[in-house]
This is a predicted structure of a 63-nucleotide RNA (transfer RNA) from Cricetulus griseus. The source organism's lineage runs through Eukaryota, Teleostomi, Euteleostomi, Cricetinae and Cricetulus.
């Protein structure tokens, strides 16, 4: 310094998104491409501050 979906990453206090991958359907003579759709993350762990924390702060863990 980093830690957020299976992977790669966004998200500077109001109950979290994208791309790839995956499910289902459409399209096609077949495959690929393409289109639509759905599932999947209580945000590394535990405290503190706050009406409210993924975001601030302290300690720990992993790299």
């Nucleotide at each position: 310094g980093u830690g957020u979906a299976g992977c790669u990453c966004a998200g500077u206090g109001g109950u979290a998104g994208a791309g790839c991958a995956c499910u289902u359907g459409c399209c096609u003579g077949c495959u690929a491409u393409g289109c639509a759709u759905g599932a999947g993350g209580c945000c590394c762990u535990g405290g503190g501050u706050u009406u409210g924390a993924u975001g601030c702060u302290c300690a720990g863990c992993a790299c």